[in-house]
């Protein structure tokens, strides 16, 4: 002094005039005036995840299916989230990434390309031995070898030595690879005496397997006020759907009209059983009772709250104390104009400095925790590597 990590914060600023929402307080019969205080984010977004809260019909058991989550251990009201760990992979390092359970439970697939793609596979190019033939290049026919080449992401352990006709864990040494007494850690998982000659390839973001979790809809959710008019409900009368059997009457006849009796629903929070149980469920006419219709309130702005300190944890967080109140609209305020100043930015100059420029992403709607995405530009703090200086 450069290049890089990781963690937190701002993200136009003052001030004057005009405006608007909502508290409050004071005037005024009222329309409405006036003082004062409040008024957009770190993501208010995306609506992806977890929840509070609300209604939906209701609860138990039991089989299923249907989604969703998956190293470990904490943290939380909960999570797909955070925090320490471990394990694989990148960096020189600070660090960062990972849908990270089971592939010896079964099924399936492994494209191209190669002779062979998971089975004791797999001679394409080749060694090697034995007969034969030869124009002494070699070629035919029987056999043996996974050593070397060659394909691919992956071809049945690696390097070295021994053996051999050539060759192989054929054997031997070290690594791998499986098993593993002990031993360390709460676990995940580390380590590792011995022992196996190697035997088990890779996908589970293809079905599957195993554990653990899940009713449905969402504040236009609910609930409370509310005059008429359609329309809901109760009762009372009066009428009735379908199915089968009679009986009366018409009519040649299919049939019709009229009365009797008797039996039957369907649907409702994945599906199906078993139990127990609620709800709705044709019509006209009187009375009664009720309340839908985005009017009006309410929920809805004190809450898994926010700052500050302690204390306790490596930490995510808890505890304790002390201080604050921090938008509440409803088609739907938070906004205009001037002045002073202003960071990138560009333009000139050897600097000093001059001139131009002017504020990113975006905008509450029921509330919270998170993810993820947008974002000009800036500032703190710690860490790591290289170069210099003392």
């Nucleotide at each position: 002094g450069c290049g890089g990590g990781u963690g937190g914060c701002c993200g136009g600023a003052u001030g004057g005039c005009c405006g608007c929402g909502c508290g409050u307080c004071g005037g005024g019969c009222g329309a409405c005036c006036g003082g004062c205080g409040c008024g957009a984010g770190g993501a208010a977004a995306g609506u992806c995840c977890g929840g509070a809260c609300u209604c939906c019909a209701u609860g138990a058991a039991g089989c299923g299916g249907c989604g969703g989550c998956g190293c470990c251990g904490g943290g939380u009201a909960a999570c797909g989230c955070c925090c320490g760990g471990c394990c694989g992979g990148g960096g020189u390092a600070a660090c960062c990434c990972g849908a990270g359970g089971g592939a010896a439970a079964g099924c399936g697939c492994c494209a191209c390309a190669g002779a062979g793609a998971a089975c004791g596979a797999g001679a394409c190019u080749g060694c090697c031995c034995c007969g034969g033939g030869u124009c002494c290049g070699c070629c035919c026919g029987g056999g043996g070898c996974a050593c070397a080449g060659g394909u691919g992401a992956a071809a049945c352990g690696g390097u070295g030595g021994g053996g051999u006709a050539a060759a192989a864990g054929c054997c031997c040494a070290c690594c791998g690879c499986g098993g593993g007494a002990c031993g360390g850690g709460c676990a995940a998982c580390c380590g590792g005496a011995c022992c196996g000659g190697c035997a088990c390839g890779g996908c589970a973001a293809g079905c599957c397997c195993c554990g653990c979790c899940g009713g449905g809809a969402g504040c236009a959710a609910u609930g409370c006020c509310g005059a008429a008019u359609a329309g809901g409900g109760g009762c009372c009368u009066c009428g009735g759907g379908c199915c089968c059997g009679g009986g009366c009457g018409g009519g040649c006849g299919a049939c019709c009209g009229c009365g009797c009796g008797g039996g039957c629903a369907g649907g409702g929070a994945c599906g199906c059983u078993u139990c127990a149980g609620c709800c709705c469920g044709a019509g006209a006419g009187g009375c009664c009772c009720g309340g839908g219709u985005u009017g009006g309130c309410a929920g809805c702005a004190c809450g898994a709250g926010c700052g500050c300190a302690u204390c306790g944890g490596c930490g995510a967080c808890g505890a304790u104390g002390c201080g604050c109140c921090c938008a509440g609209a409803g088609g739907a305020a938070u906004g205009g104009c001037c002045a002073u100043c202003g960071a990138a930015g560009g333009g000139g100059g050897a600097a000093a400095c001059c001139c131009c420029g002017g504020a990113a992403c975006a905008g509450a709607a029921u509330c919270c925790g998170g993810c993820u995405u947008a974002c000009a530009g800036g500032c703190c703090a710690c860490c790591c590597g290289c170069g210099c200086a003392a």